[in-house]
Molecule: transfer RNA
Organism: Levilactobacillus spicheri
RNA sequence: GCCACUUUAGCUCAGGAGGUAGAGCGUUUCCAUGGUAAGGAAGAGGUCGUUGGUUCAAAUCCAAUAAGUGGCU
Numbered sequence: 001g002c003c004a005c006u007u008u009a010g011c012u013c014a015g016g017a018g019g020u021a022g023a024g025c026g027u028u029u030c031c032a033u034g035g036u037a038a039g040g041a042a043g044a045g046g047u048c049g050u051u052g053g054u055u056c057a058a059a060u061c062c063a064a065u066a067a068g069u070g071g072c073u
Stems, first nucleotide, its partner, number of pairs: 001072007010025004019056001027043005049065005
């Protein structure tokens, strides 16, 4: 220098053909117990790396850019 892949909740990851986002763990409150752990119920938490474009509508398509990983030279 060139090519490919990854970037979504605190962490690990889903989101096969565009219709306003989920799981597990963690966390908060409650139930339950004489008390603790285990267990049960409910909740909070993300404008999907960033910036533009296409579209009635984009995490999803297109372009640029940033970071990381791998390969080639």